[in-house]
Molecule: transfer RNA
Organism: Gemmataceae bacterium
RNA sequence: CCUCCCGUACCUCAGUGGCAGAGGCUUCGCCUUAUAAGCGAAAGGUCGCUGGUUCGAUUCCAGCCGGGAGGA
Numbered sequence: 001c002c003u004c005c006c007g008u009a010c011c012u013c014a015g016u017g018g019c020a021g022a023g024g025c026u027u028c029g030c031c032u033u034a035u036a037a038g039c040g041a042a043a044g045g046u047c048g049c050u051g052g053u054u055c056g057a058u059u060c061c062a063g064c065c066g067g068g069a070g071g072a
Base pairs, nucleotide, nucleotide: 001071002070003069004068005067006066007065010024011023012022013021018055026042027041028040029039030038048064049063050062051061052060
C1' cells in the first nucleotide's frame, strides 16, 4: 500500500428496512434457620462517527475512526 471481516447494554453476542433484544454481571423480592442453587422483577443503549438513499436506517451506500486476518 491492497483485499476481506468485525464494531449493538459493564461483558459475550443475536437482530439485516417499520417500538432495539437474549444470556451473564449488578440490585430488589420470593423460597431457606441461614447461605448457595432455583423462581420472579428492575436498572442498564446517542446501535463507533459523519453524510447519503428512503415515507421510514441498527439494517442499504460512501467516507472516516478503532480492532482483527491475509497478501505485497